About this RNA
The RNA shown here (transfer RNA) has 71 nucleotides and comes from Neochloris aquatica. Its mean pLDDT, the model's own confidence on a scale to 100, is 82. The sequence is in RNAcentral, with records from ENA. It matches the Rfam family "tRNA". Its family is annotated with triplet codon-amino acid adaptor activity in the Gene Ontology. By type it is a transfer RNA. Lineage of the source: Eukaryota > Viridiplantae > Chlorophyceae > Neochloridaceae > Neochloris.

[in-house]
RNA sequence: AGGCGCAUAGCUUAAUGGUUAAAGUAACCGUUUCCAAAACGGUUGAUGGGAGUUCGAUUCUCUCUGUGCUU
Numbered sequence: 001a002g003g004c005g006c007a008u009a010g011c012u013u014a015a016u017g018g019u020u021a022a023a024g025u026a027a028c029c030g031u032u033u034c035c036a037a038a039a040c041g042g043u044u045g046a047u048g049g050g051a052g053u054u055c056g057a058u059u060c061u062c063u064c065u066g067u068g069c070u071u
Stems, first nucleotide, its partner, number of pairs: 001071007010025004018055001027043005048064005
C1' cells in the first nucleotide's frame, strides 16, 4: 500500500428501516439474615466522529478515526 471484517451501558452480547434500543453481568438502594453470602425486587448507565439517502437510520451509502485478520 491492497483486500475482508469490527466499533451499542464499566464488561459480554441482542435489536427485520418503524412501540420508551433489550438482556446478562457489574455498581448502587431495598427485602431477607444475628452478621455476611446467596436469593428476590428496584435504580443508574449505551448506538465511535462527520455527511448523505429516507416520512423515519443502531440498521443502507460515503468519508474520517480506532482496531482485528490477510496479501